[in-house]
RNA sequence: UCUCGUCAAGGGCACACCCGGUGCAAACCGGGGCCGCAAAGCCACGGAUCCGGGGCAUUCCCGGAUGGCCGGACUGCCGAG
Numbered sequence: 001u002c003u004c005g006u007c008a009a010g011g012g013c014a015c016a017c018c019c020g021g022u023g024c025a026a027a028c029c030g031g032g033g034c035c036g037c038a039a040a041g042c043c044a045c046g047g048a049u050c051c052g053g054g055g056c057a058u059u060c061c062c063g064g065a066u067g068g069c070c071g072g073a074c075u076g077c078c079g080a081g
Stems, first nucleotide, its partner, number of pairs: 002081004012037002017032006035068001041074001043072001045071003048066007
């Protein structure tokens, strides 16, 4: 450096749910909580899903959200080969 994630070691994050707040909404932020995660670090590039608006035979268009839906890009700890 590449591939791999199984042995550890040090750790890390935080589903649902609850409280407070933001937002038309999806959802997000903070605190608690801990289902799980070897990238559950990060990025809306592609797909998918969700929300708002428009359109209307269907198709579709615009804006927003989701990275713990999938793919991909970038970066990282430890170890094995």
Record summary:
This is a predicted structure of an 81-nucleotide RNA (c-di-GMP-I riboswitch aptamer) from a Gammaproteobacteria bacterium. Of the family's consensus pairs, 95% are formed in the model. NCBI's taxonomy places the organism under Bacteria, Pseudomonadati, Pseudomonadota, Gammaproteobacteria.